[in-house]
Molecule: small-subunit ribosomal RNA
Organism: lake water metagenome
RNA sequence: AGAGUUUGAUCCUGGCUCAGAGCGAACGCUGGCGGCAGGCCUAACACAUGCAAGUCGAGCGAACCUGGUAACAGGUGAGCGGCAGACGGGUGAGUAACACGUGGGAACGUACCCUUCGGUUCGGAAUAACUCAGGGAAACUUGAGCUAAUACCGGAUAAGCCCGAGAGGGGAAAGAUUUAUCGCCGAAGGAUUGGCCCGCGUCCGAUUAGCUAGUUGGUGAGGUAAUGGCUCACCAAGGCGACGAUCGGUAGCUGGUCUGAGAGGAUGAUCAGCCACAUUGGGACUGAGACACGGCCCAAACUCCUACGGGAGGCAGCAGUGGGGAAUAUUGGACAAUGGGCGCAAGCCUGAUCCAGCCAUGCCGCGUGAGUGAUGAAGGCCCUAGGGUUGUAAAGCUCUUUCGCCAGGGACGAUAAUGACGGUACCUGGAUAAGAAGCCCCGGCUAACUUCGUGCCAGCAGCCGCGGUAAUACGAAGGGGGCUAGCGUUGUUCGGAAUCACUGGGCGUAAAGCGCACGUAGGCGGAUUUUUAAGUCAGAGGUGAAAUCCCAAGGCUCAACCUUGGAACUGCCUUUGAUACUGGGGAUCUUGAGUCCGGGAGAGGUGAGUGGAACUGCGAGUGUAGAGGUGAAAUUCGUAGAUAUUCGCAAGAACACCAGUGGCGAAGGCGGCUCACUGGCCCGGUACUGACGCUGAGGUGCGAAAGCGUGGGGAGCAAACAGGAUUAGAUACCCUGGUAGUCCACGCCGUAAACGAUGGAUGCUAGCCGUUAGGCAGCUUGCUGCUUAGUGGCGCAGCUAACGCUUUAAGCAUCCCGCCUGGGGAGUACGGUCGCAAGAUUAAAACUCAAAGGAAUUGACGGGGGCCCGCACAAGCGGUGGAGCAUGUGGUUUAAUUCGAAGCAACGCGCAGAACCUUACCAGCCCUUGACAUGGGAAGUUUGGGCGCCGGAGACGGUGUCCUUCAGUUCGGCUGGCUUCCACACAGGUGCUGCAUGGCUGUCGUCAGCUCGUGUCGUGAGAUGUUGGGUUAAGUCCCGCAACGAGCGCAACCCUCGCCUUUAGUUGCCAUCAUUCAGUUGGGCACUCUAGAGGGACUGCCGGUGAUAAGCCGGAGGAAGGUGGGGAUGACGUCAAGUCCUCAUGGCCCUUACAUCCAGGGCUACACACGUACUACAAUGGUAGAAACAAAGCGACGCGAAGCCGUAAGGUGGAGCAAAUCGCAAAAACACUACCUCAGUUCGGAUUGAAGUCUGCAACUCGACUUCAUGAAGCUGGAAUCGCUAGUAAUCGCAGAUCAGCACGCUGCGGUGAAUACGUUCCCGGGCCUUGUACACACCGCCCGUCACACCACGAAAGUGGUCAUAACCAGAAGCAGGCGAGCUAACCGCAAG
Repeated sequence: AGAGUUUGAUCCUGGCUCAGAGCGAACGCUGGCGGCAGGCCUAACACAUGCAAGUCGAGCGAACCUGGUAACAGGUGAGCGGCAGACGGGUGAGUAACACGUGGGAACGUACCCUUCGGUUCGGAAUAACUCAGGGAAACUUGAGCUAAUACCGGAUAAGCCCGAGAGGGGAAAGAUUUAUCGCCGAAGGAUUGGCCCGCGUCCGAUUAGCUAGUUGGUGAGGUAAUGGCUCACCAAGGCGACGAUCGGUAGCUGGUCUGAGAGGAUGAUCAGCCACAUUGGGACUGAGACACGGCCCAAACUCCUACGGGAGGCAGCAGUGGGGAAUAUUGGACAAUGGGCGCAAGCCUGAUCCAGCCAUGCCGCGUGAGUGAUGAAGGCCCUAGGGUUGUAAAGCUCUUUCGCCAGGGACGAUAAUGACGGUACCUGGAUAAGAAGCCCCGGCUAACUUCGUGCCAGCAGCCGCGGUAAUACGAAGGGGGCUAGCGUUGUUCGGAAUCACUGGGCGUAAAGCGCACGUAGGCGGAUUUUUAAGUCAGAGGUGAAAUCCCAAGGCUCAACCUUGGAACUGCCUUUGAUACUGGGGAUCUUGAGUCCGGGAGAGGUGAGUGGAACUGCGAGUGUAGAGGUGAAAUUCGUAGAUAUUCGCAAGAACACCAGUGGCGAAGGCGGCUCACUGGCCCGGUACUGACGCUGAGGUGCGAAAGCGUGGGGAGCAAACAGGAUUAGAUACCCUGGUAGUCCACGCCGUAAACGAUGGAUGCUAGCCGUUAGGCAGCUUGCUGCUUAGUGGCGCAGCUAACGCUUUAAGCAUCCCGCCUGGGGAGUACGGUCGCAAGAUUAAAACUCAAAGGAAUUGACGGGGGCCCGCACAAGCGGUGGAGCAUGUGGUUUAAUUCGAAGCAACGCGCAGAACCUUACCAGCCCUUGACAUGGGAAGUUUGGGCGCCGGAGACGGUGUCCUUCAGUUCGGCUGGCUUCCACACAGGUGCUGCAUGGCUGUCGUCAGCUCGUGUCGUGAGAUGUUGGGUUAAGUCCCGCAACGAGCGCAACCCUCGCCUUUAGUUGCCAUCAUUCAGUUGGGCACUCUAGAGGGACUGCCGGUGAUAAGCCGGAGGAAGGUGGGGAUGACGUCAAGUCCUCAUGGCCCUUACAUCCAGGGCUACACACGUACUACAAUGGUAGAAACAAAGCGACGCGAAGCCGUAAGGUGGAGCAAAUCGCAAAAACACUACCUCAGUUCGGAUUGAAGUCUGCAACUCGACUUCAUGAAGCUGGAAUCGCUAGUAAUCGCAGAUCAGCACGCUGCGGUGAAUACGUUCCCGGGCCUUGUACACACCGCCCGUCACACCACGAAAGUGGUCAUAACCAGAAGCAGGCGAGCUAACCGCAAG
């Protein structure tokens, strides 16, 4: 000191969360020792039992005990009496207050203590105890009688004291004892301590705004220790309050404690000071002191005793019990120390205190061993099987003994005595490594990783988030990290959070400027001078308790802890100075502000009047069939005369053109013209006043539209409403009507995206260009310059998260006001105020989420825009969709119909060919180290094959016979090999996962794109380059440009076809010469052809156009012309696209089976649906006849000629040929001749019957072909849809792969050979630029509301119970004060009554 989390990414705003420290803590797991501390935070709930306040015989008289004969002495001790029980100890309920803190004050008290001055005299009458007699269960109590005092009373005295103006008056004592002494009384002073008063400080709420009658003050009196409405009588009407009274809620306050850099925030356990309380409420008595924790009285609740009549009690003292609670200890020891009470003292009492016990509750210290030890042991875990790791860790060897254990000695605390602690601390000796380690974590934040299990399950989680079969996030293990007698979790406080911002934040768009003005209180305020000294600053004094914190030193072995000293306590009070600034008083000034004089512009406001156009209505005329309205219509109006047109009349509302980022106004707002009244502003002058100013909580006024009330008015328009359309629907958009309303007067309402989403005022800070209203100057008289006030555009500095703002600030500053503090709930509920109402204003919480949001970026998308391309449309040609058949798919069926492919980009696809095989599927029969590979052992044999037989469906098993005798050799049965058997390792799997993968492939798309380096711009994501102007098939090229270059793509290089040259002529060719039936042969290589090498085309040339460019258009030449045609070639990437069944491969699964073999069946099924082909429907045809012209291939397990046979498929035959030589091989369409003549036909050929051929071990399921016979549907195909731009479509045949056989499929080859393209509006796809976006899984996106069901939370509800508060009223204990004075009364008073 920061980090995580909003996004595809970015910057910002903003909340949530984490890392730190602390705790009177609790819980989970674990637990060796000691020291020091701490220990009911909850029920101020209820309490059994014991103890916690007594003491004095030197105040008193009895009584009793002991001694004594007695006097008497010693002791105990109820009672009277004195002092103390007001301290000490506990608790925090109440209290928002002079309660506390701090600093002052005057009108007081103070037992015991100290000092001083005096005094201590003379008398008297009672009463407890006790005795007697009663009452009562008890507690207790009554009567009579006796007695003492330091108990009570009177007299005397009075230095000082009190009252009084004075005169004068009033008022005291106690003794004990043996001297000494201790007491007592009065007074003064002190000390200590308490009471009272005051300034300042001390929580939240305004959804608490008014409170107060003893209330505020005065006079007098009473009362008190004392001031005082403290109380009373009278008089006055005051007192408090937005600087927050009153009321409500909460709370003991402080020193301090925790946290924090600090300022602050939170807190008030232990220790210390103060206060309050003692079951709840009230009350007084005694006393120096109480309205009294362990005193009294009363009331209440509760508990207990009871003889039912009546009594007793108060742990918030120490222990302890129950209860509550997550939770907090022993019914311990001692008065030895410190202190307290009483006492002359000894002493007694003391749960204050000192100690001990319990508890890891906290802080501190120590230990659980140290050294050595590699074969890197065993075991565990991982593994690429090599090893790695646990790990010097262990074992082993050598040492040590802190703590603990055993034994011995043994304190300080105590000055002479007295020690609970305690045989404790401490010291010494001894034995033995012996008795002593856990907890949490390991995805990121945050240090630390692997394997197995699990499979959105179980679970984890502080936030983000993990888990759906390869989980470093769940559980376990191994390993690792952290802390350590503890470790984690939970709770809570501060911090981080500048996230309430004094230090130290904001408000154009993120939350946030009141709609606007006037103005009260308040805050702030121009220049000069003087005074004062309140603020401010400085010095001094007092105080700021101790403890704590900090510093230094010291004591416990160290530390925690303790002691001593210092500093500090940032504060308050008093006093003395200073006077710059602020404030107060005085004086002066003019620049702020205002007045005056002269001008100016204006839809500024109010009232009255008035004008024309238009709409509508009414009257009249002309006139006739439509009008109106719409995308198209209809509702509607019109022959009862509309619409149209002409004239006239009426009424209401609004003011065209001018008109302008023009004007005016505070805002809302203001627009024909005239008049009247009236507000503000601007300019010029500088005569006057002399700070008169700015802002403005409350307050007051104004305030669009809609709405409300009363009364008018009502032409047009027009919510609601009605009808017609549109639509799936259409409570809408469109149309026809139409009422409130819109208008006027008066009165309410008080809100708007009331916006510049920008409060007001003042000053300062570059400019340029417009425009409105003035002024000044200059001259060229319509321009330029200067200046003031407005109103716009651009822009520097600066600011901003960016967008943007920029003298009209969102810049730099000052002053004042308003407002904000995550999203939702919600501008809602309740309460208050206002309103006739509608509603407005003020304004929460529960609950819930981890985001919500701003600006900008890149994409994607748009029934947004611009430009461009493509058989994309259009223009054409031919098809598919209808029929039959073939083939594939779905579905269904089945024992099985193996599996995969699924929009384009699955469906004549994998399959370039399922009768067996293939084959993976089904039902069955076998087999188990296996059909196949490697390794070990044992035995046997050293080979391989043919033909048989038996059983069987076959695999297989058994058996016979024949032929060959395996192969290397160093010639050694030496090395192999083979067969069988055995036990294992293993083989095997077309089993699963293409969403674990490699490889290969499809697709966008042969579309023109996709990127990089450096530089530059931007806080950044990113941008630029790649955009722009042209051009191209093309990111092709040119130009321009903060870009300059480069890469992958494009193009070219490659193959092929088209032209030429050259080389070479066999199997090819034949012009010339011979020759033949025949290029057959001689000959030749000119031509064709073959196949090698070259040439050729480059916008090169000309003209035009374009920018003198790139290019485009036209032309020449040329076989070919602008990429010459075709092919191969497929950028970055997308689709978790396809394939684990080509192959390879991780993981999982099967192992007498999910492997292997076998025969049979199936993949060929068939109500149906779809795709792709073939053949047709015919005359551009069919049939028959006769007869031409290719290319490219293939051939020995082969192609197979001629000839012969068969109607034919084919058979026979076997020449030739490993092929430019021989063969397949016939090309077909076309063209020619003949027939058919528009028919279900001489079209079409399905289907079926019969007979055959071929292949093959075998054509039943299930092959192809031939012949004869049969002769189905079909007469050009609905919606829809496909291909093609030239040697193309269409049409015609040929060949090949696979293959025993099987081709309408596929791949290639040539023959014949068109039509059309105006063009880019539209459909589809694509490219570039731009724009909007709340999308980014990217429009198949996102997202809103209702309903249904379930669950959760909170409400409402007839009522009902409790509690708090307020007001009024009723009853009223004890007690105090007063009154009355029946009764009682010794001392005292009085002659007496009294």